[in-house]
RNA sequence: AUGACGGUAUAGGGAGAGGCGCAUGUAGCGACGCCGAAGGAGCAAACGAUCCGUGAAUCUCUCAGGCAAACAGACUUAUGCCGGACG
Numbered sequence: 001a002u003g004a005c006g007g008u009a010u011a012g013g014g015a016g017a018g019g020c021g022c023a024u025g026u027a028g029c030g031a032c033g034c035c036g037a038a039g040g041a042g043c044a045a046a047c048g049a050u051c052c053g054u055g056a057a058u059c060u061c062u063c064a065g066g067c068a069a070a071c072a073g074a075c076u077u078a079u080g081c082c083g084g085a086c087g
Stems, first nucleotide, its partner, number of pairs: 003086001005083009018032001020030003033067003039063001040061003046054003
């Protein structure tokens, strides 16, 4: 001074899953079925002071959320700002 990397802001990309009944013009209510990429929960190897504890996810669960559109959306791209030599 900023490369890797991290954070943050803005803009863009961004999947999956339903029919039935009742209502009626509010895309609602009900039971059942289904989805996972907000959030949440769980654990392997390994390690440890080994009773047990620590321990990741895009894996599992599906509490929550979602199943027209919209909103949301893990993750990701670009740019700006902040930090930063671990490249």